Small-subunit ribosomal RNA, 3' major domain from an uncultured bacterium, 472 nucleotides, folded computationally. It matches the Rfam family "Bacterial small subunit ribosomal RNA". The coordinates come from a structure-prediction model, not an experiment, and the mean pLDDT is 85.
[in-house]
Context: one part of a larger RNA
């Protein structure tokens, strides 16, 4: 000078309380342990690992194991040699890989010596490691934490380490801003500046739109046509504590209040100071070093990674009447789409076929929103709740669903009657609660993640207590 303290003071944060819904109980997904295995690849382990890395493990991926095989190598540069264009096609063994043998062809310059390019052979330098070490690194990344703090220059003090500025009085979501003050400026961060959305003007008007006028239809912005209107998107504008009124040092600020689509940081979002935790990651890639080079490399085939006494994270269905079933009949937004989305018909109870009109899309398709609402039934029961498990029929991707894929039907119909000590998550379009879509991807384990919209709450006394922080 920091750090700690079951010292002290101020202060803040879904921390606490005050509220809703949840997890710990069931069944099942999915991850970790740990048991098992040839092999169950490797890595992430308190908060800040466990629905992580992985945004798709049947083969491939695949790094792990069994076997089969290769040795200048699946790949890159180079040099000698001697070969032959290259490419391609065939047989024999074989799970493939690969090995071993036949066939067809005969390349461009050219001074005709030879030379380029390509292929393969032997040789050689050398490839090549998903092999250690994140405790040798880089680069990114988590975390305190959007927490407000973190320093410098110069002057001052102090022997000095070092202090002050940064303290102190108020304020503020903030080291925000005011006053004061040996201390005067700065710098990094705060804030603003960027995007999004919420108002409005305005410029365009096609694929969107349709109010007035004209035409048509069973119906439909269908068609003329229109430039209002909603939308699209590309320019403005509008919020600043600007007015008022009160507190107060009449300074910073704070409380009210009116206009206003919106109001004191309008809501989201992106943005992470100086630094911590030898935090993560040598397996994304890069790298220092060490280590293996007929094998720690490289092909293949089949397996594993999906195993299961059992612990424990994350989730999803539930248990039921604010329900459930069953008809009817509405209202989004965001996105995808050529090796693609696929309408309309037509067959199937269905998953689905068959078949293609349209569309590189505000044009056509995915595409039906679902809860909501009308109406019926069920009437408290392990049931017309629940749907796991099992049979069995089948559909679809795919060279190939056995080990291991969804998906449909029928018949099956377990647990499970609201969950112990515990402990999570949210302050408003928030939570809860309904569908909708992408990304990976052939398919798909997706109940994941990441967007979207639609219904729409409740509670905050207060700051003594638990957590964590900031100043003093």
């Nucleotide at each position: 000078u920091g750090a700690c303290g079951g010292g002290g003071g101020c202060c803040c944060g879904c921390a606490c309380a005050a509220g809703c819904g949840g997890u710990g109980g069931a069944a099942c997904a999915c991850g970790u342990g740990g048991c098992u295995u040839a092999a169950u690849u490797c890595g992430a382990u308190g908060c800040a690992a466990c629905g992580c890395g992985a945004a798709g493990a049947a083969c491939c991926u695949u790094a792990c194991c069994u076997g089969g095989g290769u040795u200048u190598g699946a790949c890159a540069u180079g040099c000698a040699u001697g070969g032959g264009a290259c490419a391609g096609g065939u047989u024999g063994u074989g799970a493939a890989a690969g090995c071993a043998a036949c066939u067809c062809u005969u390349c461009u310059c050219u001074u005709c010596g030879g030379a380029g390019a390509c292929c393969g052979a032997u040789g050689c330098a050398c490839a090549g490691g998903u092999g250690c070490u994140g405790c040798a690194u880089g680069g990114c990344c988590g975390u305190c934490g959007u927490c407000a703090g973190c320093u410098c220059g110069u002057g001052u003090c102090g022997u000095g380490a070092g202090a002050u500025g940064u303290u102190c009085g108020g304020u503020u979501a903030a080291g925000u801003c005011c006053g004061g003050c040996a201390a005067c400026g700065a710098g990094c961060g705060c804030a603003a500046c960027c995007c999004u959305u919420g108002u409005c003007u305005u410029u365009a008007g096609u694929u969107a739109c349709c109010a007035g006028c004209g035409g048509g239809u069973a119906a439909u912005g269908c068609c003329g046509g229109g430039g209002a209107c909603u939308c699209u998107a590309g320019a403005g504008a509008g919020a600043c504590u600007g007015g008022c009124c009160c507190u107060u040092a009449u300074c910073a600020a704070g409380g009210g209040c009116a206009g206003g689509a919106a109001g004191a940081u309008g809501g989201g979002g992106a943005c992470g100071a100086c630094g911590u935790c030898a935090g993560g990651u040598c397996a994304g890639u890069a790298u220092g070093g060490c280590c293996c080079u007929u094998a720690u490399a490289c092909c293949c085939a089949g397996g594993g990674c999906u195993g299961c006494a059992c612990a424990c994270a994350u989730g999803u269905u539930a248990c039921a009447a604010u329900g459930c079933u069953c008809g009817a009949c509405a209202c989004a937004g965001a996105g995808g789409g050529a090796u693609g989305c696929a309408a309309g018909a037509u067959c199937g109870c269905g998953a689905g076929a068959u078949g293609g009109a349209g569309c590189a899309a505000a044009u056509c398709c995915c595409a039906a929103a679902a809860a909501a609402u009308c109406g019926a039934g069920c009437c408290c029961a392990a049931u017309u709740c629940g749907g796991a498990u099992u049979g069995g029929a089948g559909u679809c991707u795919g060279c190939a669903a056995c080990u291991c894929g969804a998906c449909u039907c029928c018949a099956u119909g377990a647990a499970g009657u609201c969950g112990g000590a515990a402990u999570c998550g949210c302050u408003a379009g928030u939570a809860a609660u309904g569908g909708c879509g992408u990304a990976u991807c052939a398919g798909c384990a997706a109940c994941g993640a990441c967007g979207c919209c639609g219904u729409g709450a409740a509670u905050a006394c207060g700051u003594u207590c638990c957590c964590g922080g900031g100043c003093c």